Transfer RNA from a Saprospiraceae bacterium, 75 nucleotides, folded computationally. Rfam family: tRNA. By type it is a transfer RNA. The organism belongs to Saprospiraceae, within Bacteria.

RNA sequence: GGGUGUUUAGCUCAGUUGGUUCAGAGCGCCGCCUUGACAGGGCGGAGGUCGGCAGUUCGAGCCUGCCAACACCCA
Numbered sequence: 001g002g003g004u005g006u007u008u009a010g011c012u013c014a015g016u017u018g019g020u021u022c023a024g025a026g027c028g029c030c031g032c033c034u035u036g037a038c039a040g041g042g043c044g045g046a047g048g049u050c051g052g053c054a055g056u057u058c059g060a061g062c063c064u065g066c067c068a069a070c071a072c073c074c075a
Stems, first nucleotide, its partner, number of pairs: 001074007010027004019058001029045006051067005
C1' cells in the first nucleotide's frame, strides 16, 4: 500500500426484511427489603442518541460513501 471483518450501556453481546410503544439482555453499579454483620436472595432504579461525518429514503442501529480505531490476510 491492497483486501476482509468488527465498532450498540462500565464489560461481554443481541437487535430478523428499513417501519408503528424499539433502543435491549446478561454481568457490573446504585437504593430498599431480608441478616447481628457479610455473602446469597427478592424488589426497584440509573446509565446510550448505536465510532465520527455525509448521502439515500416519507422514515436509518440496519442501506451507500469517506474517515478513524481494532483484529486478520496479502504485498